Transfer RNA from a chicken gut metagenome, 69 nucleotides, folded computationally. The RNAcentral record of the sequence draws on MGnify. The coordinates come from a structure-prediction model, not an experiment, and the mean pLDDT is 82.

RNA sequence: CGCUAUAGCUCAGCCGGUAGAGCAACUGAUUCGUAAUCAGUAGGUCGGAAGUUCGAUUCUUCUUGGCGG
Numbered sequence: 001c002g003c004u005a006u007a008g009c010u011c012a013g014c015c016g017g018u019a020g021a022g023c024a025a026c027u028g029a030u031u032c033g034u035a036a037u038c039a040g041u042a043g044g045u046c047g048g049a050a051g052u053u054c055g056a057u058u059c060u061u062c063u064u065g066g067c068g069g
Stems, first nucleotide, its partner, number of pairs: 001068005008023004017054001025041005047063005
């Protein structure tokens, strides 16, 4: 100096308008039972602080961690 930080994990989220997917977890159905399959539920103050705005995950500044030069 550049990139990055969003659910337990891997990641989406375009030009600001109350945040999603897959896997995992839990519950139910199915099965003699397990797995698989199907249906559903829960889980996130978007790394932290401030600024702009009616409104910020998104824009600006500072800062912390990680990766690269």